Annotation:
Predicted 3D model of RNase P RNA and transfer RNA as a complex of 450 nucleotides. Rfam match: Bacterial RNase P class A. It is annotated as a ribozyme.

[in-house]
């Protein structure tokens, strides 16, 4: 210099004017000034939690999810490190990565044969009616297929074959060494090969109760209804839009078990309201900085900070300068004119994953060439 | 905001345990009947990226994942 690999950050900047939402100040108001005001994905709603209610959540079955090993975490299907397999010269990348020597199922077409299989051609032996014949042997050769029951060489044989031998690959068992472990490596023995598919049923191990903030709670009281107490005067509590139907209801599939029980639950129809407050936004699995432990994910210590929020609804507009980019002019330096500034926008809140994203910057590393 | 369901021919829908099975009806075209049309009857052609992309598998409409569209449901009795 060229070609790449991996990780991270930002994702227009500054200023003026006008405007919007929350909180604060101010006696209502007018107003005032102070402060805060989108994102790395706020998105998809794909996982995991917090939180709330059903009974703080019970036993079994069914069902679902996950799946190398060891860690991290509140938890996870996420992350880190390692192992194994595959790809790349390499940095590095990819893997829904338990089990098909439990059982069952499936394999179209082609092919003789598709799973303790199989003789179409070929090879060999025998027989005769001597032929494109019959019977038998043979999986070494041909051919089909995605896939045909180890590979090479030799012995052997009528021809052949793990039938036997040597080496290699692979499997099972035992033992040694290293490692927490997955596993790696070495030695011995065995029988000679055990095919594919579990994102097929299934088996093994681990985990999972259901619903979701439109969850859920509170908000005056009358008539009516029900209950408790009673000195029978009353007091207190619950319910309370209406009608109809069904029935024990709940633990959101089933059984057991438990709790409550017709003022109850569910369903349908109709009426009314589109109400207020909390949940909910400032104390958090919070942010940031420093240093510590750890290979790392991460943990813990100390300092500092308080950081959007609703009416399903704010977070914008304009001007000037600068930056980037495209077009135009110019031989070029450059010029001024015009256009544009990625994806996208919180809605109960967090941790992830996935998807979308113009461009800019930083760091680490690899390969090739050249120069010193 | 949350939850559920679906996407196959021009339209409405089937598609089993993954295989040569991509199909039915309507629509279309031709003929018959009729003066003519409709209806009816007979025959028949074509029409498909199975929403898109990737994966598992020898093989995907079907199994798995991601994405894109479309439809349905939900509040309260203060």
């Nucleotide at each position: 210099c060229g070609a790449g690999u991996c990780g991270g950050u930002c994702g227009g900047g500054c200023g003026g004017c006008c405007g919007c939402g929350g909180c604060g100040c101010g006696u209502c108001g007018a107003g005032c000034u102070g402060u805060c005001g989108a994102g790395g994905a706020a998105a998809g709603u794909c996982c995991g939690g917090a939180c709330u209610c059903c009974a703080c959540a019970g036993g079994g079955c069914a069902g679902g999810a996950c799946g190398g090993u060891g860690g991290g975490u509140a938890a996870c299907g996420c992350c880190c490190a390692c192992c194994c397999g595959g790809g790349g010269u390499g940095a590095c990348c990819c893997g829904c990565g338990g089990g098909c020597a439990c059982g069952u199922g499936c394999a179209a077409c082609a092919g003789a044969a598709a799973g303790u299989a199989g003789a179409c051609c070929g090879c060999c032996a025998g027989c005769c009616u001597c032929g494109a014949g019959c019977u038998g042997g043979u999986a070494a050769g041909g051919g089909u297929g995605a896939a045909a029951c180890g590979g090479u060489g030799g012995u052997g044989u009528a021809a052949g074959a793990g039938a036997c031998c040597a080496c290699c690959a692979g499997c099972g068992c035992c033992g040694g060494u290293g490692g927490u472990g997955a596993c790696a490596u070495c030695g011995g023995c065995g029988g000679c090969u055990a095919g594919g598919u579990a994102a097929a049923c299934c088996c093994c191990g681990u985990c999972c109760g259901g619903a979701g903030c439109a969850a859920g709670g509170c908000c005056a009281a009358g008539a009516g209804g029900g209950g408790a107490c009673u000195c029978c005067g009353g007091u207190c509590c619950c319910u309370g839009c209406g009608c109809a139907g069904a029935c024990g209801a709940g633990c959101u599939g089933c059984c057991c078990g438990c709790u409550c029980g017709a003022u109850g639950u569910c369903u349908g129809c109709g009426g009314g309201u589109g109400g207020g407050c909390c949940g909910c936004a400032a104390c958090g699995a919070g942010g940031u900085c420093a240093g510590c432990g750890g290979u790392g994910a991460c943990g813990g210590u100390g300092g500092c900070c308080c950081c959007a929020g609703a009416c399903a609804g704010a977070u914008g507009g304009u001007c000037g300068c600068c930056g980037g980019u495209u077009c135009g002019g110019g031989a070029a330096a450059c010029c001024g004119g015009a256009g544009c500034c990625a994806c996208a926008g919180a809605a109960u809140c967090c941790g992830g994953c996935u998807u979308a994203c113009a461009g800019a910057c930083c760091g680490a590393c690899u390969c090739g060439c050249c120069a010193c | 905001g949350g939850g559920g369901c679906g996407g196959u021919a021009g339209c409405u829908c089937a598609g089993c345990u993954g295989g040569u099975c991509a199909g039915a009806g309507c629509a279309g075209c031709g003929g018959a009947c009729u003066c003519a049309u409709a209806a009816u009857c007979c025959g028949u052609c074509a029409g498909g990226u199975c929403g898109u992309c990737g994966g598992u598998u020898c093989g995907a409409g079907c199994c798995c994942g991601a994405c894109c569209c479309g439809c349905c449901c939900c509040a309260c009795c203060a």